The part of an RNA shown here (large-subunit ribosomal RNA, domain II) has 682 nucleotides and comes from a Patescibacteria group bacterium. RNAcentral holds the full RNA, with entries from ENA. The coordinates come from a structure-prediction model, not an experiment, and the mean pLDDT is 84.
Context: one part of a larger RNA
RNA sequence: GCCGGCGAGUUAUGGCAACAUGCGAGCAUAAGUGAUUGUAAUCACGAAUGCGUAGUGAAAGCGAGCUUGAAUAGAGCGUUUAGUAUGUUGUUAUAGACCCGAAACCGGGUGAGCUAACCAUGGCCAGGAUGAAGCUGAGGUAACACUUAGUGAAGGUCCGCACCAGUGAAUGCUGCAAGAUUCUUGGAUGAGCUGUGGUUAGGGGUAAUAUGCCAAUCGAACCCGGAGAUAGCUGGUUCUCCCCGAAAUAUAUUUAGGUAUAGGGUCAUGUUAAGUUGCAAAGGGGUAGAGCACUGAUCUGGUGUCUAGGGAGCAAUCCCUGGCAUCUAAUCAAACUCCGAAUACUUUGCAAUGUUCCAUGGCACUCAGUACGCCGAAGCUAAGUUCGGCGGGCAAAAGGGAAACAUCCCAGACCAACAACUAAGGUCUCAAAAUGUACAUUAAGUGGGAAAGGAAGUACUUUUCCUAAAACACCUAGGAGGUCGGCUCAGAAGCAGCCACCCUUUAAAGAAAGCGUAACAGCUCACUAGCCUAGGACGAGUGCGCCGAAAAUGUAACGAGGCUAAAUGUACUACCGAAGUUUUGGAUUUCUAAUUUAUUAGGAGUGGUAGGGGAGCGUUCUGUGUGCGUUGAAGGUGUCCCGUGAGGAGAUGCUGGAGCGAUCAGAAGUGCGAAUGCCGGC
Numbered sequence: 001g002c003c004g005g006c007g008a009g010u011u012a013u014g015g016c017a018a019c020a021u022g023c024g025a026g027c028a029u030a031a032g033u034g035a036u037u038g039u040a041a042u043c044a045c046g047a048a049u050g051c052g053u054a055g056u057g058a059a060a061g062c063g064a065g066c067u068u069g070a071a072u073a074g075a076g077c078g079u080u081u082a083g084u085a086u087g088u089u090g091u092u093a094u095a096g097a098c099c100c101g102a103a104a105c106c107g108g109g110u111g112a113g114c115u116a117a118c119c120a121u122g123g124c125c126a127g128g129a130u131g132a133a134g135c136u137g138a139g140g141u142a143a144c145a146c147u148u149a150g151u152g153a154a155g156g157u158c159c160g161c162a163c164c165a166g167u168g169a170a171u172g173c174u175g176c177a178a179g180a181u182u183c184u185u186g187g188a189u190g191a192g193c194u195g196u197g198g199u200u201a202g203g204g205g206u207a208a209u210a211u212g213c214c215a216a217u218c219g220a221a222c223c224c225g226g227a228g229a230u231a232g233c234u235g236g237u238u239c240u241c242c243c244c245g246a247a248a249u250a251u252a253u254u255u256a257g258g259u260a261u262a263g264g265g266u267c268a269u270g271u272u273a274a275g276u277u278g279c280a281a282a283g284g285g286g287u288a289g290a291g292c293a294c295u296g297a298u299c300u301g302g303u304g305u306c307u308a309g310g311g312a313g314c315a316a317u318c319c320c321u322g323g324c325a326u327c328u329a330a331u332c333a334a335a336c337u338c339c340g341a342a343u344a345c346u347u348u349g350c351a352a353u354g355u356u357c358c359a360u361g362g363c364a365c366u367c368a369g370u371a372c373g374c375c376g377a378a379g380c381u382a383a384g385u386u387c388g389g390c391g392g393g394c395a396a397a398a399g400g401g402a403a404a405c406a407u408c409c410c411a412g413a414c415c416a417a418c419a420a421c422u423a424a425g426g427u428c429u430c431a432a433a434a435u436g437u438a439c440a441u442u443a444a445g446u447g448g449g450a451a452a453g454g455a456a457g458u459a460c461u462u463u464u465c466c467u468a469a470a471a472c473a474c475c476u477a478g479g480a481g482g483u484c485g486g487c488u489c490a491g492a493a494g495c496a497g498c499c500a501c502c503c504u505u506u507a508a509a510g511a512a513a514g515c516g517u518a519a520c521a522g523c524u525c526a527c528u529a530g531c532c533u534a535g536g537a538c539g540a541g542u543g544c545g546c547c548g549a550a551a552a553u554g555u556a557a558c559g560a561g562g563c564u565a566a567a568u569g570u571a572c573u574a575c576c577g578a579a580g581u582u583u584u585g586g587a588u589u590u591c592u593a594a595u596u597u598a599u600u601a602g603g604a605g606u607g608g609u610a611g612g613g614g615a616g617c618g619u620u621c622u623g624u625g626u627g628c629g630u631u632g633a634a635g636g637u638g639u640c641c642c643g644u645g646a647g648g649a650g651a652u653g654c655u656g657g658a659g660c661g662a663u664c665a666g667a668a669g670u671g672c673g674a675a676u677g678c679c680g681g682c
Base pairs, nucleotide, nucleotide: 001682002681003680004679005678006677011095012094013093014092015091016090017089018088019087020086021085022084023083026051027050028049032045033044034043035042055062056061065077066076067075068074098236099235101233105226106225107224108223109222110221116200117199118198119197120196121195122194123193124192125190127159128158129157130155134151135150136149137148138147139146163187164186165185168183169182170181171180202218204214205213206212211220239616240615241614242613243612244611249262250261251260252259253258263366264365265363266362267361268360269359270358274356275353276352277351278350279349280348281347282346283345289339290337291336295333296332297331301327302326303325304324305323308321309320310319311318312317369394370393372391373390374389375388376387377386378385399410400409401408414586415585416584417583419582420581421580425576426575427574428561429560430559434573436572437571438570439569440568441567447563453547454546457544458543459542460541461540462539464537465536466535475530476529477528478527480504481503482502485499486498487497510525513524514523515522587606588605589604590603591602592601593600594599595598617671619668620667621666622665623664627660628659635655636654637653638652639651640650641648642647
C1' cells in the first nucleotide's frame, strides 16, 4: 500500500414542543399487595402524592377579585374555562453524553545491579629518565655562612606498557555497535585507577554547574491509580429517494477562528385582503449638476481712500509697494448655496400575481467570504490593496462562449430521444456553419501588447490666400543712386553699438534678413523681369497606419496552420451554435376543480453546500403465524430479469452440504472509504 473484519448521537431521569391514544372539570397512580397460567411486553387492587379546577399580596389575609393608597381616584396582576396520564419523535439540562487525540496536575508505591557523591574493606600501576632536602668527605670561615665532590632518594616531576581517558580524522550511518572500529592523541605515584559490601529518592537526591546524572527516560524518573482529567482545537462520523433552502451582517463579549440576541432558512398552526410587480397621480428633500447671492478661497485690470513703508522734489505734488473698500473680467469648495435633477422613499388609485406578508411556536445553520460593474473614503484617482453603499453572480450552478480559465458574456441541468428553433459567440483548415453581398479604409502581418513625444505615410472634410493679366519650384538676369545716413569709434562703409529709417532712378531693389572682412571687398536674401507651364502656399479637423518598442529553457504579445483578407468600419442576407425554448414519451411535488376517495383534467413547479421537513430500503434478534429444505437450506460465484433508488421468496447454471424464511408488528451492539483509525492476511 491493497484486501478482509472491527470502528463513532447511546442510556437514565427531569424540562419544552409536536404528534398519537385513554379519560375529561377532572386526570394519573408510586412503593407495595393480590390473582391467573400463557411465567410475560398479563390482569386487578393500592388516592400516599402530583398536575389542573382562582387569583392576589412581602405577609397576616381577602377573594372574582386582590394589592397599592386617605380614597369610592388612578395604576399593576387577575376574572370571559381544558386539562391530565402514557407512548413516539425532535431538542435541551444533568451525567464521560457522537468517537479518537494532549502537554500537564494530584495520590500511593518501585528504583543508586546504569550513573553522581560519600562510607567501610581489599587490589593494581613493565621499564627507563631526572636527581630536591638531608648526610659524608674536601676546601673555606674567628665561628657560622659559603664552594665543591660524593652519597641520598624527593616529586599532584619527565618518557612510556598495563590500566584509565576519548584529541583530530576516516570508516560506519536498515551499523559489528540505539555511540562502534582503525590510525592518531591525553594521564599513567596520583585531586590515580579498580573489586566487593553499604548510604543518599523525585516538591527529592547527587553534582570540581554540564540543567549534568538518578536503569537506552530528566527544566523535574518510572509504575499503578484519580481517569473516559480537560481540549471554545484538529481529524473522523457508515443506506436511498422526494420538497424547500441560507449566512459569512448588526450589537455585546479578557471578545476577535468561540458565544449570546437580532437578521437571513425550514416545519407546524393561525389571523387576514396583507405582500410583490407594473402604470398613473400626489408629496417632502438639498445629493449629482450648476452657481457665486452668503461663508471662505482665488486671478486680471481700474478707481477711491487711508494708514503704513520707500523714492523724487524747496514745495505743491508725483511715482512705486502694501492694507481696506468698490467696479470690471476669470475661477474654486465634504464640513459654501440665489438654484437644483434622475433615482430612491412615503401615500393614493387602477391592473397583474395569489398567501409569497404578518403573528405564535419547534428545529437549525451562519458571525474567515469573494471577484466583477457603479457611487464614495484611505492609498500614489498604486495594488489580485484596505474600508463603506447599491447590483447581479460565485460561494451552493452543471451546460455553451472567452484556446486553457470559481468570479467575465449567454443561460438556470426531473428523466429519455440518431427531432426542430435560437442566445452569447461564430461560419478558409484543424472544427459545426458564408473562401456571402455592397461600399469604404489599412500595406503596417497593423490586425495579433504600451505612453509622452516625433514625422511631406495615406484617405476624407475644411479656412484663408496666390493663379492663363501666368501662380508655386528650378534656371537666366537685375538687386541701383544720394551714401562710407548721423553718432560713436583706432576703424564702423547695409550687417560691434546708439538714433533715425528719408529721398531719387526704376520692371524692381531694405538707411538691409544672413554668411563674410581689421575695415573695405566678396557671396546670398527680400524685391523685379525673363523662361516655363497648371495648379500652388500656409493652416485647421477626422479615419486608419509609421517610429518611439531591450530579458532571461523554445517560435511564445492571432489557440495553431496560415491570411492582404481569413484585417478594420458601415449596412444587409443566410447558416452553425447550449442541459435555453419547442416536439414526443415518462416520473414526481403542490394548488384548483370534479368526482369513482384514488383517480381524472387543468395551472405552476422539480440545480443546490450548511441546514429544516417528508417517505422509504436493508441487517440482527423477538412475537404472531405460514411456508421452504438431502428430489439440496444458508453461504460462495456467474448470466439474465424487475424497481426512480436503497434493493429484489424474480429466472437459470456451477459450488456447497443443513438449516432457512415471506406477512404483520416489536426491540436494536442496525448500514463504512476515509479518523498519520484498530486487528489480521498478502